A computed fold for a 137-nucleotide RNA from uncultured Desulfatitalea sp., annotated as c-di-AMP riboswitch aptamer (ydaO/yuaA leader). Model confidence (mean pLDDT): 78 of 100. Of the family's consensus pairs, 96% are formed in the model. The organism belongs to Desulfatitalea, within Bacteria.
[in-house]
RNA sequence: UUAGAACGAAUGCCGAAUCCCUGAUGGCUCAGGGGGCGGGGGAGCCAAGAACACGGGGAGAAUCGUCAUCAUGGCGAAGGGCAACCUCUUCAGCCCUAUCCCGUCAGCUAACCUCGCAGGCGUUGAUGAGGAGAACC
Numbered sequence: 001u002u003a004g005a006a007c008g009a010a011u012g013c014c015g016a017a018u019c020c021c022u023g024a025u026g027g028c029u030c031a032g033g034g035g036g037c038g039g040g041g042g043a044g045c046c047a048a049g050a051a052c053a054c055g056g057g058g059a060g061a062a063u064c065g066u067c068a069u070c071a072u073g074g075c076g077a078a079g080g081g082c083a084a085c086c087u088c089u090u091c092a093g094c095c096c097u098a099u100c101c102c103g104u105c106a107g108c109u110a111a112c113c114u115c116g117c118a119g120g121c122g123u124u125g126a127u128g129a130g131g132a133g134a135a136c137c
Base pairs, nucleotide, nucleotide: 011122012121013120014119018035019034020033021032022031023030024029036117037116038115039114040113041112046107055105056102057101058100059099063077064076065075066074067073079096080095081094082093085131086130087129088128090126091125092124
C1' cells in the first nucleotide's frame, strides 16, 4: 500500500414492514393496546354469463415473445431499483425481472369483517426546477 474476515458505533438502500403506551420478568423476552403504513374478503349499479378441469385466485417490479440446449442459457419488448437534506424533470451508466401463498373458491364494491408490519443489503455520474434547513444582517 492492497485484499479479506470478525466485532462495535454511526449513516444509508430495497421493502408496507415503523413509532409509542401498559402489564409481567432479575434479564432475555412474552402478552395486550394506540397512532401510522400495506394487503385480502365483502351489496346495489355496472361488468360478466354456456361448455371446457387444461381449473381459478392472491402477495410481489418480477410478465410476454423468440432462439437454442441432455441440462444450463441467449436476445428483444414491457416492468422495477440505484444520486448522503427532500421531491420532481431530462441524459447516460449499472443492476433485477424471483419466490411464496389459497385450495375448487373470491369481478367491481358502501357499510362491515379480517391479515401483515418481515427479511435482505452497502452506495452512480451529470442536468434543470421547487422546497426545507443553517449562517449572516